[in-house]
This is a predicted structure of a 72-nucleotide RNA (transfer RNA) from bacterium UBP1_UBA4783.
It was read from a public genome assembly.
Taxonomically the source falls in Bacteria candidate phyla (Bacteria).
RNA sequence: GGGGGCUUAACUCAGCGGUAGAGUGCUAUCCUCACACGAUAGAAGUCGCAGGUUCAAAUCCUGCAGUCCCCA
Numbered sequence: 001g002g003g004g005g006c007u008u009a010a011c012u013c014a015g016c017g018g019u020a021g022a023g024u025g026c027u028a029u030c031c032u033c034a035c036a037c038g039a040u041a042g043a044a045g046u047c048g049c050a051g052g053u054u055c056a057a058a059u060c061c062u063g064c065a066g067u068c069c070c071c072a
Stems, first nucleotide, its partner, number of pairs: 001071007010024004018055001026042005048064005
């Protein structure tokens, strides 16, 4: 320098046009002598950034950034 994958909650990931979810973790309550386990409820997101397309974009297109792999 060229090609490709990935970027979504604190962490690990799903979702691939109709407006965002799970598990773990966290908080509160219950349970217990207490802790753990368990039960119930809850908080937490500019969907990497900027443009474009669309009635509507996490999802499609372009550029950029980060990260990993391959080729030279």

Its Rfam family is "tRNA". Rfam classes the family as a transfer RNA.